[in-house]
RNA sequence: GCAGGCCGGGUGACCGCGUCGUCGCGAGAGCGACGCCGAGGAAAGUCCGGACACCGCAGGGCAGGACGCUGGGGAAACCCCAGGCGGCGAAAGCCGACGGAAAGUGGAACAGAAAGCAGACCGCCUGCGGAGCGUUUCCGGAAGCUCCGCAGGUAAGGGUGAAACGGUGGGGUAAGAGCCCACCAGCGCCGUGGUGACACGGCGGCUCGUCAAACCCCGUCCGGUGCAAGGUGAAGCAGAUCCCGCUGAGGCGGCCCGCCGAGGGAUCGGGUACACCGCUCGAGCCAGUCGGCAACGACUGGCCUAGAGGGAUGGUCACCCUCGACAGAAUCCGGCUUACAGGCCUGCUAAA
Repeated sequence: GCAGGCCGGGUGACCGCGUCGUCGCGAGAGCGACGCCGAGGAAAGUCCGGACACCGCAGGGCAGGACGCUGGGGAAACCCCAGGCGGCGAAAGCCGACGGAAAGUGGAACAGAAAGCAGACCGCCUGCGGAGCGUUUCCGGAAGCUCCGCAGGUAAGGGUGAAACGGUGGGGUAAGAGCCCACCAGCGCCGUGGUGACACGGCGGCUCGUCAAACCCCGUCCGGUGCAAGGUGAAGCAGAUCCCGCUGAGGCGGCCCGCCGAGGGAUCGGGUACACCGCUCGAGCCAGUCGGCAACGACUGGCCUAGAGGGAUGGUCACCCUCGACAGAAUCCGGCUUACAGGCCUGCUAAA
């Protein structure tokens, strides 16, 4: 430096709080004594997935949404494990929404000549025209060189950019170019290995990329609402006016099919806001053995470990230490993410 696991002040005394159990008292509400248990690794964010409950048989289609390498685990998952590929790092290791861009539509700011069936700004080359120089006696003409203009060729080089129509080297050419060749990258086919993602090897024709957390296409999955779900009991009250409706109001997930269907809605006024269930024994926790690289699974033994409802889980003192962080249940469970003083253990790496 990297990865993984664990702990989250301790002990004692006294006082206090909540559920439950036993006993006692009390007509009852309840009170008292004793005993058991009494927040977390995140109880948090409510981001995923479920259990459970109701809605309407949760059924078909559309719309919409989520996910997307392979194999395995798991009830399932934006979950976990192992592997492949790509990127980063000296390494241990870390990160990745990682299907499709020859189905179609579309985007690429700024800069730049040109950004999508590309493009000639500089440069290089050819042709034509003009000017100058020019083989030194003079005259005339030609080759050649330089400059300017016009027409064309060229994507090697420069320059712009995140990206410039495969890369490097050689041949070739007027100059150039997969125009040709070798290697590399990519594409297609074949063979071998692997369950597979894929890897390795051979052959072929010479070949333009990027963005799909842009629309879209392909594949898999998804009905909605959440314990204030929902159920039971008790108590209490008062209706009035208006509108719509079996020619179907209205309800059932956003729409349709389909189903139910006789009451529904607005305004004003009146009543109640108590008790019980759901509620915690569960995809449970601990230990051991076995199988598996692992996630995890199987078996055996043991354990019961908050359940409130104005809502408990606290306070004081003493001693010790490394001087104590983030934070507190509210239907339950599996994950992910975020916050966290300080400490312990294990394995790995060796650049400086």